[in-house]
Context: one part of a larger RNA
Molecule: large-subunit ribosomal RNA, domain I
Organism: Caldifarciminota bacterium
């Protein structure tokens, strides 16, 4: 020096552990905001850096309910308190609530700076302080009112809305590449990401101008299947239906038009006329007409349906300018039906039930003996079970404690269900003839340009619509996939519509052949932290003393750090750089070679 054992250091693997995560079921809930929200600043504590709560009333303040002997958050000291007159704690419900931030009095380089009007505090007076309004846009309603006569326009008052963030999900508008085609341009990716609108607990779509082809079905969603078909495509790569069949779920209405009106306005027109429910009289007479808007009835369909016409049926009063005689539109009343989680719409109240937001009650060994620091473990006797889930207690607990089956519980505040009552709507129907009229317009169609449809312009219907043209009203009109016949469905150009179907940021409860600290979320630990970066943005590491701090009083060596003793402990090679302590690398000691 090497090799080798042995004893130790270093280092943080390795098993063992979970407070922290992944993934899910099954209810809740699905919104927050100008009553100022998410989201922040900056401040509150006796002492107080950060957390965390709270807000100039600041780890809190009132008040109903719970529930208890302790309490004054994480946090283990001191101090001073507080509390059975009920503190702390949990829960309902109010006060407070600085500044920023939609931010909304102006401004602004967020957390600031600077007004203006009224009222108040105080000053001899100003400055000062405090309290309340003042953003902006739309709707609605009033007054005011130019050029310009009327008017509008604009100004001004007063009511209400709106704005902003939120995980996905969902409708709409805009709308890509990388890729794939082994290159590449139609095609693909993909109507996908992205940005941008707008809504709700869902959204969207939905009551046939469908599908079909059968003696046919009947609104829409959504799942299997039908099918990787039928197609479609540089017939390349790739795209890719529907009818049916079988489920889940089940709900159907309302407008427009004719046609009427004794409701309102606009505008034309009109004088002894029309006309004022008919009939006579009488009186009116800017009432009538036309045309237009609106309101109200009526009316909603494909065996076409409606309006008009006619006929038939249903209580009582009142009764159209005035009088009589007749109609009887309207009105009032009784009676009938209905309703707010679809089809009009607020929703109060009032019983009753029932969820939730605090909790309570809750069987049975702490029996012997044994080992041990320590019983829950072994050995033996015993007892409960609607409870032998869980999870803690000095090792493994049914019966030790929290729980657990299972029962019980709300001053308040929200939520559901059913009843009532208040309210609020309705209140005709049926039968028959066809001479009229109605039946959704710059629609439907067609033409050129595109889109979308499994369908790439193709035979290319069907939809959708940017130019240009441009129908009919039931003997109307679309549609079966070019077109046509001929059959058969269906009735566009208005609207509403639960439920089945998507989605979880957020509350509880449960569950896992999920991970266990280089794993699992990045983030178990004060993490989107530190750090990095002008900025978009990019992101760590870091868990375990013991059963209890009993955290080592005294004594030496020392500045200290660090150690030796003493003492605690079941152990201290558990001593805070603390379970376990593996390897690399270091050092010691001896062993063997040289």
């Nucleotide at each position: 020096a090497g090799c080798g054992c042995a004893u130790g250091g270093u280092g943080g693997a390795u098993g063992c552990c979970u407070u922290g995560g992944c993934a899910g079921u099954u209810g809740g809930a699905g919104g927050c905001g100008a009553u100022g929200a998410a989201g922040g600043g900056c401040g509150u504590g006796g002492u107080a850096a950060g957390c965390u709560g709270c807000g100039a009333u600041a780890a809190g303040c009132g008040u109903c309910g719970g529930a208890c002997a302790g309490g004054u958050g994480c946090a283990c000291a001191c101090a001073a308190c507080c509390u059975u007159u009920g503190a702390c704690c949990c829960g309902g419900c109010g006060a407070u609530a600085c500044c920023c931030g939609a931010a909304u009095g102006g401004g602004g380089c967020a957390a600031c700076c600077c007004g203006u009007g009224c009222g108040g505090a105080g000053u001899c007076a100003u400055g000062u302080c405090c309290g309340c309004a003042c953003a902006u846009u739309c709707c609605g309603g009033g007054a005011u009112g130019a050029a310009u006569c009327c008017a509008u326009a604009g100004u001004u008052c007063c009511g209400g809305a709106a704005g902003g963030c939120g995980a996905a999900c969902c409708c709409g508008g805009u709308g890509a590449a990388g890729u794939g085609a082994a290159a590449c341009a139609u095609c693909u990716c993909a109507g996908u990401a992205a940005c941008c609108g707008g809504a709700g607990g869902a959204a969207g779509a939905g009551a046939u101008a469908g599908a079909a082809a059968a003696c046919u079905c009947c609104a829409u969603u959504c799942c299997c299947u039908g099918a990787g078909u039928a197609g479609u495509g540089g017939c390349g790569a790739g795209c890719g239906a529907a009818a049916g069949g079988g489920g889940a779920g089940a709900a159907g209405c309302c407008u427009a038009a004719a046609c009427c009106g004794a409701u309102u306005c606009c505008g034309g027109u009109g004088u002894c006329a029309a006309g004022c429910c008919g009939a006579c009289a009488g009186g009116c007479g800017u009432u009538g007409c036309c045309g237009g808007a609106a309101c109200g009835g009526u009316g909603u369909u494909g065996c076409g349906g409606g309006a008009c016409c006619g006929g038939c049926c249903u209580c009582g009063c009142u009764g159209a300018c005035u009088g009589u005689c007749g109609u009887g539109a309207g009105g009032c009343g009784a009676g009938g039906g209905a309703g707010u989680c679809a089809a009009a719409a607020a929703g109060g109240c009032c019983g009753u039930c029932u969820g939730u937001u605090a909790g309570c009650c809750g069987a049975a060994g702490u029996c012997u003996u044994c080992u041990g620091g320590a019983a829950a473990g072994a050995a033996g006797u015993a007892c409960c079970a609607u409870a032998g889930a869980g999870g803690g207690u000095g090792a493994u607990a049914g019966u030790c404690c929290c729980u657990u089956a299972g029962g019980c519980g709300a001053a308040a505040g929200c939520g559901g269900g059913c009843g009532g009552u208040c309210c609020u709507c309705c209140c005709g129907g049926c039968c028959g003839a066809g001479u009229u009229c109605c039946c959704a317009a710059g629609u439907a169609c067609c033409g050129c340009g595109g889109g979308a449809c499994a369908c790439g312009a193709g035979a290319a219907a069907c939809c959708c619509u940017g130019c240009g043209g441009g129908a009919a009203u039931c003997c109307g009109g679309g549609a079966a996939g070019a077109c046509c016949a001929c059959u058969u469905c269906c009735u566009a150009a208005g609207g509403c519509u639960a439920a089945a179907c998507a989605c979880u940021a957020c509350c509880a409860a449960c569950u896992g052949a999920c991970c266990g600290a280089u794993a699992g979320u990045g983030a178990a630990c004060c993490a989107g932290u530190a750090c990095c970066g002008u900025g978009a943005g990019g992101g760590a590491a870091c868990g375990g003393u013991g059963a209890a701090a009993a955290g080592a009083a005294c004594c030496c060596c020392u500045g200290g750090c660090g150690g030796g003793g003493a003492g605690u402990g079941a152990a201290a090679u558990a001593g805070a750089a603390c379970c376990u302590g593996a390897a690399a690398c270091c050092a010691u000691g001896u062993g063997c070679u040289u």